Small-subunit ribosomal RNA from a Gammaproteobacteria bacterium, 1541 nucleotides, folded computationally. Rfam family: Bacterial small subunit ribosomal RNA. Its family is annotated with structural constituent of ribosome and ribosome in the Gene Ontology. RNAcentral holds the sequence, with entries from ENA. Model confidence (mean pLDDT): 85 of 100.

[in-house]
RNA sequence: GAAGUGGAGAGUUUGAUCAUGGCUCAGAUUGAACGCUGGCGGCACGCCUAACACAUGCAAGUCGAGCGGCAGCGGGAUUAGUAGCAAUACUAAUUGCCGGCGAGCGGCGGACGGGUGAGUAAUACGUAAGAAUCUGCCCUCAAGCGGGGGAUAACUAAUGGAAACGUUAGCUAAUACCGCAUAAUCUCGGAAGAGAAAAGGUGCCCGUAAGGGUGUCACUUGAGGAGGAGCUUUCGUCUGAUUAGCUAGUUGGUGGGGUAAAAGCCUACCAAGGCGAUGAUCAGUAACUGGUCUGAGAGGACGACCAGUCACACUGGGACUGAGACACGGCCCAGACUCCUACGGGAGGCAGCAGUGGGGAAUAUUGGACAAUGGGGGAAACCCUGAUCCAGCGAUGCCGCGUGAGUGAAGAAGGCCUUCGGGUCGUAAAGCUCUUUAGGUUGGGAAGAAGGGUGUAGGUUGAAUACGCCUACACUUUGACGGUACCGACAGAAUAAGCACCGGCAAACUCUGUGCCAGCAGCCGCGGUAAUACAGAGGGUGCGAGCGUUAAUCGGAUUUACUGGGCGUAAAGGGCACGUAGGCGGUAGAAUGUGUGUGAUGUGAAAGCCCCGGGCUCAACCUGGGAAGUGCAUCGCAAACUAUUUAACUAGAGUAGAUGAGAGGGUGGCGGAAUUUCCGGUGUAGCGGUGAAAUGCGUAGAGAUCGGAAGGAACGUCAAUGGCGAAGGCAGCCACCUGGCAUCAUACUGACGCUGAGGUGCGAAAGCGUGGGGAGCGAACAGGAUUAGAUACCCUGGUAGUCCACGCCGUAAACGAUGAAGACUAGAUGUUGGUAGGGGAACCUAUCAGUAUCGAAGCUAACGCGAUAAGUCUUCCGCCUGGGAAGUACGGCCGCAAGGUUGAAACUCAAAUGAAUUGACGGGGGCCCGCACAAGCGGUGGAGCAUGUGGUUUAAUUCGAUGCAACGCGAAGAACCUUACCUACCCUUGACAUCCUGCGAAUCCCGAUGAGAGUUGGGAGUGCCGAAAGGAGCGCAGAGACAGGUGCUGCAUGGCUGUCGUCAGCUCGUGUUGUGAGAUGUUGGGUUAAGUCCCGUAACGAGCGCAACCCUUGCCCUUAGUUGCCAGCAAGUAAUGUUGGGGACUCUAAGGGGACUGCCGGUGAGGAACCGGAGGAAGGCGGGGACGACGUCAAGUCAUCAUGGCCUUUAUGGGUAGGGCUACACACGUGCUACAAUGGGACGUACAGAGGGUCGCCAACCCGCGAGGGGGAGCUAAUCUCAGAAAGCGUCUCGUAGUCCGGAUUGGAGUCUGCAACUCGACUCCAUGAAGUCGGAAUCGCUAGUAAUCGCGAAUCAGCACUGUCGCGGUGAAUACGUUCCCGGGCCUUGUACACACCGCCCGUCACGUCAUGGGAGUGGAUGGUACCAGAAGUGCGUAGUCUAACCGCAAGGGAGACGCCUACCACGGUAUGAUUCAUGACUGGGACGAAGUCGUAACAAGGUAGCCGUAGGGGAACCUGUGGCUGGAUCACCUCCUUA
Repeated sequence: GAAGUGGAGAGUUUGAUCAUGGCUCAGAUUGAACGCUGGCGGCACGCCUAACACAUGCAAGUCGAGCGGCAGCGGGAUUAGUAGCAAUACUAAUUGCCGGCGAGCGGCGGACGGGUGAGUAAUACGUAAGAAUCUGCCCUCAAGCGGGGGAUAACUAAUGGAAACGUUAGCUAAUACCGCAUAAUCUCGGAAGAGAAAAGGUGCCCGUAAGGGUGUCACUUGAGGAGGAGCUUUCGUCUGAUUAGCUAGUUGGUGGGGUAAAAGCCUACCAAGGCGAUGAUCAGUAACUGGUCUGAGAGGACGACCAGUCACACUGGGACUGAGACACGGCCCAGACUCCUACGGGAGGCAGCAGUGGGGAAUAUUGGACAAUGGGGGAAACCCUGAUCCAGCGAUGCCGCGUGAGUGAAGAAGGCCUUCGGGUCGUAAAGCUCUUUAGGUUGGGAAGAAGGGUGUAGGUUGAAUACGCCUACACUUUGACGGUACCGACAGAAUAAGCACCGGCAAACUCUGUGCCAGCAGCCGCGGUAAUACAGAGGGUGCGAGCGUUAAUCGGAUUUACUGGGCGUAAAGGGCACGUAGGCGGUAGAAUGUGUGUGAUGUGAAAGCCCCGGGCUCAACCUGGGAAGUGCAUCGCAAACUAUUUAACUAGAGUAGAUGAGAGGGUGGCGGAAUUUCCGGUGUAGCGGUGAAAUGCGUAGAGAUCGGAAGGAACGUCAAUGGCGAAGGCAGCCACCUGGCAUCAUACUGACGCUGAGGUGCGAAAGCGUGGGGAGCGAACAGGAUUAGAUACCCUGGUAGUCCACGCCGUAAACGAUGAAGACUAGAUGUUGGUAGGGGAACCUAUCAGUAUCGAAGCUAACGCGAUAAGUCUUCCGCCUGGGAAGUACGGCCGCAAGGUUGAAACUCAAAUGAAUUGACGGGGGCCCGCACAAGCGGUGGAGCAUGUGGUUUAAUUCGAUGCAACGCGAAGAACCUUACCUACCCUUGACAUCCUGCGAAUCCCGAUGAGAGUUGGGAGUGCCGAAAGGAGCGCAGAGACAGGUGCUGCAUGGCUGUCGUCAGCUCGUGUUGUGAGAUGUUGGGUUAAGUCCCGUAACGAGCGCAACCCUUGCCCUUAGUUGCCAGCAAGUAAUGUUGGGGACUCUAAGGGGACUGCCGGUGAGGAACCGGAGGAAGGCGGGGACGACGUCAAGUCAUCAUGGCCUUUAUGGGUAGGGCUACACACGUGCUACAAUGGGACGUACAGAGGGUCGCCAACCCGCGAGGGGGAGCUAAUCUCAGAAAGCGUCUCGUAGUCCGGAUUGGAGUCUGCAACUCGACUCCAUGAAGUCGGAAUCGCUAGUAAUCGCGAAUCAGCACUGUCGCGGUGAAUACGUUCCCGGGCCUUGUACACACCGCCCGUCACGUCAUGGGAGUGGAUGGUACCAGAAGUGCGUAGUCUAACCGCAAGGGAGACGCCUACCACGGUAUGAUUCAUGACUGGGACGAAGUCGUAACAAGGUAGCCGUAGGGGAACCUGUGGCUGGAUCACCUCCUUA
């Protein structure tokens, strides 16, 4: 230090991430509307829609100082009458005499003010200029204002008409009208010259009353000014190219006309121009500006109020008057509408102010006043003024104020919540103490008033004491608002708070109700029984006389990107080139001064914005000054850059010379291999084809093989991320014609260059036309297969086509998904073509031009690109702006057609998309493991029975478990009980817990009744503690709080459990890395049972898992030695560890040892480790068990238990009896027993382990065929007992059969348990003797003391379903080549359109419903074009039919004019035609969206035939096939290149 003070983001695509990209929100604003609510004031604003129609009133008049006059009003005068003594009063008549004045003539004003925005895209507006103009009133200057004339309204009379309004005759005035005179610097003319004017009124003075003088206001002519108006020009001023050509008065000239004025403004003739891609013409929309809103700005949107301009005035046309109009409240005509009418005819125009109807979501009073400001008239006073100033209505907006202030804890009552303790509303209320703004009552009370009038005095002009003007003084007078603003007084907290929101964005949380219902929602999304999202309540948050919603604009949106975006893969590079316009352009001079820079001047209205002041108490608001207005114009200055001109240069570009490589293009000819066909020979039964087949060919001789012939098409090897070409593309050999490129060396031209809208040409394959050709292949088609089907994939045939010539088409994943040109910016390695050097070859080095791979910096969302850029820059072109609808429709252009090109909208969604990440998945790959397969052994599936489940049945068959991981599961044991189910009968504080009251000790016994629960009667009995009140405990009765529930929700939960899986994994810290999700570690090479260990390593460590520690078993030792043992010693028996004794052994049960890849050899580069061996009871984890990571399955369980919520409360609780859970056409699972001779039966005989036992195990002995009964010893157990193990072994028998197999079923007789074996137990004996002769498809277990087989025990339990389960021992195998395949799992990698994760996702037809839309025979409107008809009013031309006062003329008449007629132009209207547009239309096409419809399964993984693009054909549909192309294809192999060694 005046006028520079300023830029925020969020939600939503995903499992997560980054990016792209849309949608949505927070802000500000409004002429607003709607909902709820509403105290006051100030200042603003208030039909955005129907430029729709308007009742009623008002909005433009004024001048008597222009005129004739006198209808009305007031006054005067005169005459007459009446009254009166008279003054005088009254009445009647007359009189314009006066004040004045209706109507009329005349003047000025009605062109301003006020309204509206229909039209208008340029006759407009803004801005800056210009010359060929006009201008009433106003100002200044100059000069005048003389003298005449004839009419005409009013009026009178007559007359027509309903009215509006006239007609005829007559009278009259003027500042009305017309001559004459005069006239300047006026007009015309080169000049001479000619032509053209006027009006008076009023005041005063003089006056012989005729006139004169003078002032002023008017009037006339001219010049100038001010202000206003007309015209021209520059620049600017919306959208559409699906509007590309437009224009005949059109462009210019000449002559003429015309205007105030330039001009095709008009006309005749002449010329053929003019405009347009820098967007003409056409269509749509629209008054423009100062400014307003928003924005950091640049911009974007808008153009209410206020101000400037324009346009319009019921619609269309027209002129008149006038200074000015083609005229809002004037005229004429036409049209539509409304009104009056006597039906003949007339009248009207609110887009002025109020107001009405209508339209609409919506916008006010039929108010007051001219007091102020301004306007018109007037000399003035005044009059007029819906302009204006005020008031009324409206929270429509902005601004201000208020609805009280202080104190007040018992934290009242009440509400709500609660974990029941409390918390909160809350100092809030009440109470106490104050204040009185606003509102109420009452009293006072402005400013806005300047002027005007009258009088006096003075000044000035002037001849003037007139007039005019000015000043002073005195008096008088003017306010709608309004008794308003403002100032006092009085009373009293008294009269004054709502609205929205509370899931996130986004400040603010709980309860109840509801139960995908009702509803909410701006986006995401809430609601299916615990909703902070619905509804109500309490509480809270925000704003506050308002608050929300809706609509609209800008912002955020860098989402049209000038500031300030992009195009490899997200939307986006034209298929490629040549080239026009345009844009851009090398080096160094000179000139000019175009752009550019700078200065000055003019302009950029005022208001507004901004700054500094001032005034309303503040503010809003008003006001003074300034700044700004980034613009335009003019004039200077500068000269670097740009441009132009000029003269040069050679580095860009080009030309000439030499050399070189090449599938570059075109034409003609030639060649060999192979396929096919035909002919002939040999030869015989098949050939061919496939996953397997069949169709097909073949005994009429195929296929095979040999020889010959014909014909067409394509060119093996060389051959290569090799070459050439602009791209498409190009490949045998030779010849001819021809384009381009590279290198080298010099010379020349001298910027000649780059790009390129339109345009032109080229342009794979398919396809089209005409004519050929046709070997192979091969859409369509036919047949055969496959299949649920198979309009396909596979096979056999096969037509167009593929080939040639000529002509079309013009598209492809026409791709490097990367436009062209130029410059600059590390390297490395290959390869093609040149040149140079090293003497030359090979080779090396350098360099130019290509072509590849890797890579630095840099860039990128990432992937990646990286001198061939996607890096850093420059120039030019093309293209993009959410997904779908759609590259579709309509229109245009092209095409023979197919179709191509250009290319929308309605509607719909909140996403669609790219890259990368982690998973999961793959009929992807690699490595590895597992009784996973294989190799074996034995089963299941067939039979009978047992058991569980489903289903069915039932009064009930209680409930749960349902792929693996439900189904001999909960249930380690349903006759009652259990028991939860059903039926019946009962109870209701309850069977059980706590609290209260009363009674009684408790308790026991005997009856009655009943199915029982229960109900009821009688008797016995009287305890413990005590402070002597009573208490504890128990029972009965009673009232209520409450109990109770195997009722629901395992998808509200805890706990527990299953499963992947005893699989080897799952994570963390720090570091590093990546924008990030994440990655690394944990991958790699080995190795292991193991993420076990080693090595390597941007990782280093650690945790949970693995292993080990624990139990058991296998060997040894030590200790101990009863109930166990008995070698030796001794005793005894018919016999026995029976006894003494012993600790040696077995064993028991405590503690130790032992095994660690420790040792040796080999392999492994080394290590980890592996292989073999020794020793050892045991060897590489010795066998077995317990032990289960992070997690998955909304896995299972509310019926073990616990528990939130809900439900129930004389029942869903409780008790009792009986029944059921045990049913039975059937289906499935798990088992047992079998089908027999490795067996059945009989007799004899041997050897376990581990368990159990006192409400128990039960010995010996006796009885019974037996189950069992009797009996009673022993045992609380290494002592007694269950308890006889069985298979085995020995001998005999049976002889392959429904049996001496098998044992179901059934009859009879019993035993045991138990209140009780009917439903519904187990066992025994006698009799009976089903099915079954080894089990279809399929499927299960097991790798060693295992499978198989044999028996034994236990839990539960009165008994039992037990053939189950859990354990125990006896006997005791076979096989594993191996990892191709099936299943499951682990690691790495790859693809993915999946993430609810393949039981995923997803495509199309068809069917139904809704919506918008295209086509459509047409139909109905609107608009503008063209051609023709028509022609009102009007103006112009013409005419002399009728008529006429002024002038001329003596007159006739002339001149001039009016009316009429005619004609030119022209509005409305009509006809025809083609165009544009809107609406509608039977029918029809596709599209979008809809609940779990139908058919398939096309795509995503190699998606099961890789997919996609173009094209053609075919098919219910997705689609299939042919042909060419692409990788945006997985996998395997090979080649090439790169990196490292």